[in-house]
Context: one part of a larger RNA
């Protein structure tokens, strides 16, 4: 220069009350404003301890600061069922032998990794300062081992089926939610009115069982024979016959249980310091309207013609065939190892910052409205550190 610019969205603060040397910021209450397809919730990636308590305030905070994602210090992440590891393979990568090649190497068969994809099974309530689909309560489920009983042709790295997909379009049956209305508990009005009006709540999970329902799909069983399926096949596929006239497969959802349970508005009691802690507990119905969820990888239609293996079932093959192995019943066991705090449209990722920028995916309530616009609220969060 200059105590001047500046102090990073103009969503906004006002009172008590506490603490404390000291309060506009910090903790509690009231009332005010914002947001509200977000500026709320939950993941994913990313960060790594920033989560939660104590003490603390030099520095970090664009002022202060008793507070902080700062400092010390201590604690916190619990899994058969969530995600990885595991099986499987897809672009692509490595790649024995091999082929090039002076070599270095480079392509590549067998095979072997590689998820953004397919594969087996859990829900509700409760609990902590901080974790919970992992802890506990109740209720389930899956897959292997082993043993016992009963029946028995069993067996793969082959074979066959299945897994198994494209875009659009429409119209059905639901269903989660919402709204109202009943039912249940509570409160009465000092002021103009209001015993009929305000206020709170009004829910229940997966599994199993039973019906298999709206719909949807395919004709189903059976006997002979076969040049196919690299070899075999009883299995898939041709073919030629019988017999059923409906059979089966599929499938939301809904009623029954689960649940004499849980939750629940409140009400009782105790230590009277809390966001305390035990305990008891009504009502728990019904209509409407409804999806972009489900049925549904369904149906119709269109050309561009729209992954692959494993699992799984089936079929023989070498071999086994008193073993072994397979099915079905019980009953025991086992089910290892990693991740799991916190934040994720942001003060904790990516921008040198506590930066008006950028970041996949999920849930999606009320009025008005076509509407996930708009406006204005509800759960919820916030008032952008002068």
């Nucleotide at each position: 220069g200059a105590g001047u610019a500046a102090c990073g969205a103009u969503a906004a603060a006002g009172g008590g009350g506490g603490u404390g040397a000291g309060a506009g910021g910090c903790c509690c209450c009231c009332u005010c404003g914002c947001c509200g397809a977000a500026a709320a919730c939950c993941c994913a990636a990313g960060g790594u301890u920033u989560c939660c308590u104590g003490c603390g305030c030099a520095a970090c905070g664009c002022u202060a600061a008793u507070c902080g994602g700062c400092g010390c210090a201590g604690g916190g992440u619990u899994a058969g069922u969530c995600g990885g590891c595991c099986c499987c393979u897809a672009a692509g990568g490595c790649g024995a032998g091999g082929c090039a090649g002076a070599a270095a190497u480079g392509c590549g068969u067998a095979g072997u990794c590689g998820a953004u994809g397919g594969g087996a099974a859990u829900c509700c309530g409760g609990u902590u300062a901080a974790u919970a689909u992992u802890c506990c309560g109740g209720a389930a489920c899956u897959a292997c081992u082993u043993a016992u009983u009963a029946c028995u042709g069993c067996g793969a790295u082959g074979g066959g089926g299945u897994g198994a997909c494209g875009g659009a379009g429409a119209a059905g049956g639901c269903u989660a939610g919402a709204u109202c209305a009943u039912c249940c508990g509570g409160g009465u009005g000092u002021u103009g009115g209001u015993u009929u009006a305000c206020c709170c709540g009004g829910u229940u999970u997966a599994a199993g069982c039973g019906u298999g329902u709206a719909g949807g799909g395919a004709g189903u069983c059976u006997g002979u024979u076969u040049a196919g399926g690299c070899a075999a096949a009883u299995c898939c596929g041709g073919a030629c016959g019988g017999a059923c006239a409906a059979u089966u497969c599929u499938g939301a959802g809904a009623c029954g249980u689960g649940a004499u349970g849980a939750c629940g508005a409140g009400c009782u009691u105790c230590c009277a310091u809390g966001u305390g802690a035990a305990g008891c507990g009504a009502a728990g119905u019904g209509a409407u309207u409804g999806a972009u969820g489900c049925c549904a990888u369904a149906c119709u239609u269109c050309c561009a013609g729209g992954a692959a293996a494993a699992a799984c079932c089936u079929c023989u093959a070498a071999g086994c065939u008193u073993c072994a192995g397979g099915u079905a019943a019980u009953a025991a066991g086992u089910a290892a190892c990693c991740g799991u705090a916190c934040u994720c449209u942001a003060a904790a990722c990516c921008g040198a910052c506590a930066c008006a920028g950028g970041u996949g995916g999920g849930u999606a309530g009320g009025g008005u409205g076509a509407g996930a616009a708009a406006c204005c609220c509800a759960a919820g969060g916030c008032g952008c550190u002068u």

RNAcentral holds the full RNA, with entries from ENA.
A computed fold for a 386-nucleotide part of an RNA from Candidatus Thiodiazotropha lotti, annotated as large-subunit ribosomal RNA, domain III.
Its mean pLDDT, the model's own confidence on a scale to 100, is 82.
The organism belongs to Candidatus Thiodiazotropha, within Bacteria.